[in-house]
RNA sequence: GACCGAACAGGCAAACCCGGGGCGACCCGGGGACGCAAAGCCACAGGUCUCCCGAGGGGAGAUGGCUGGGUUGCCGAAA
Numbered sequence: 001g002a003c004c005g006a007a008c009a010g011g012c013a014a015a016c017c018c019g020g021g022g023c024g025a026c027c028c029g030g031g032g033a034c035g036c037a038a039a040g041c042c043a044c045a046g047g048u049c050u051c052c053c054g055a056g057g058g059g060a061g062a063u064g065g066c067u068g069g070g071u072u073g074c075c076g077a078a079a
Base pairs, nucleotide, nucleotide: 004076005075011036012035016031017030018029019028020027021026034065040071041070042069044068045067046066047063048062049061050060051059052058053057
């Protein structure tokens, strides 16, 4: 240093509730913690989901907490 994930410090925040936005998937803020070592960031590929159309197809979207890929990165034990 890499892999890795014990400890420590710090971080994120599912369901649900409240307020707001969107036709919707869902998003934003607050509360709340199921979990997370990239649960930071990027919709590039696949998946899933939504809306629309002239519908065995096409278009526009959502999801990074579905998988892969790209990129940046905290702490530092053992093997």
The prediction has a mean pLDDT of 86.
Predicted 3D model of a 79-nucleotide RNA (c-di-GMP-I-UAU riboswitch aptamer) from a Candidatus Bipolaricaulota bacterium.
The sequence was found by an Rfam model in a public genome assembly.
Of the family's consensus pairs, 95% are formed in the model.
It matches the Rfam family "c-di-GMP-I-UAU riboswitch aptamer". Rfam 15.1 lists 17 matches to the family in 17 species. The literature on the family includes a 2017 paper in Proc Natl Acad Sci U S A by Weinberg et al., "Bioinformatic analysis of riboswitch structures uncovers variant classes with altered ligand specificity".